[in-house]
RNA sequence: UUGUUAUCACGAAAGGCAGAGGGAAUAGACCCGUUGAAGCCUUAGCAACCCUUUAUUUUUAAAGAAGGUGCUAAAUUCUACCCAUAUAGAAUGGGACAGAUAACCC
Numbered sequence: 001u002u003g004u005u006a007u008c009a010c011g012a013a014a015g016g017c018a019g020a021g022g023g024a025a026u027a028g029a030c031c032c033g034u035u036g037a038a039g040c041c042u043u044a045g046c047a048a049c050c051c052u053u054u055a056u057u058u059u060u061a062a063a064g065a066a067g068g069u070g071c072u073a074a075a076u077u078c079u080a081c082c083c084a085u086a087u088a089g090a091a092u093g094g095g096a097c098a099g100a101u102a103a104c105c106c
Base pairs, nucleotide, nucleotide: 003104004103005102006101007100008099013043014042015041016040017039021032022031023030026080027079028078029077044072045071046070049068050067051064052063053062054061055060076098081095082094083093084092085091
């Protein structure tokens, strides 16, 4: 960096260094932040994709957490495009696009 599949309303934070931004990108809204943002490190935790065990018997279920990832404000913070309901406007639901993560593939 390419593609495929699956998931994305659950869950889980303290300390140290640092010092002004951050919530993927564009725009808008909203929110977090000197009572300390990003980033880095340590420890802890969450989850159960890979994984382990057992049963089933080839697809599921249950249990587990040593290891490889991931994650630990707010639904992927919300909206943007399409459809439905409604329509003065707002709004609600579904889908698409984009994105994130995992496994496999190039």